[in-house]
């Protein structure tokens, strides 16, 4: 030094065909029980790594720069 995957919520993902972000646990409430565990509801939590570009509109498409795995020398 090349290559290739991958970066989205506190963690683990999804989100493929561009149309303004979700799931699961965790968290706080409330139901429920004498009580606690299970279990049922709501609900808060995202600069979708970062900068550009093209588009009316980007998590998505084209480029770069960072950082994690791998493989090759």
């Nucleotide at each position: 030094g090349c290559c290739g995957c991958c970066g989205u919520a506190g963690c683990u993902c999804a989100g493929u065909c561009g149309g303004u972000a979700g799931a699961g646990c965790a968290c706080a409430c409330c139901c429920a029980u004498g009580g606690u565990a299970a279990g049922g509801g709501u609900g808060g939590g995202g600069u979708c790594a970062c900068c550009c570009c093209g588009c009316c509109a980007a998590g998505c498409g084209g480029g770069g720069u960072c950082g994690g795995c791998g493989g090759c020398c």